[in-house]
RNA sequence: GCGAGUGUAGUUCAUUGGUAGAAUGCGAGCUUCCCAAGCUUGAGAGGAGGGUUCGAUUCCCUUCACUCGCU
Numbered sequence: 001g002c003g004a005g006u007g008u009a010g011u012u013c014a015u016u017g018g019u020a021g022a023a024u025g026c027g028a029g030c031u032u033c034c035c036a037a038g039c040u041u042g043a044g045a046g047g048a049g050g051g052u053u054c055g056a057u058u059c060c061c062u063u064c065a066c067u068c069g070c071u
Stems, first nucleotide, its partner, number of pairs: 001070007010024004018054001026042005047063005
């Protein structure tokens, strides 16, 4: 330099045009003499920009970061 892939909650993963979910972690409450465990509940996310569309995490373009391959 060329090509391919990945990017979603603090972390690990789903969802692939129509309200973005789970586990775990975190906050609050209940339970308990206390702790742990358990139960209920709450907050929290689509790498960035643009385009297509009634509607985009999803499709297209550019860009950023990381990984792999070729030279």

Transfer RNA from an uncultured Clostridia bacterium, 71 nucleotides, folded computationally. The sequence was found in a public genome assembly. The prediction has a mean pLDDT of 81. Rfam family: tRNA. Rfam's curators write: Transfer RNA (tRNA) molecules are approximately 80 nucleotides in length. Gene Ontology term of the family: triplet codon-amino acid adaptor activity. The family's RNA type in Rfam is transfer RNA.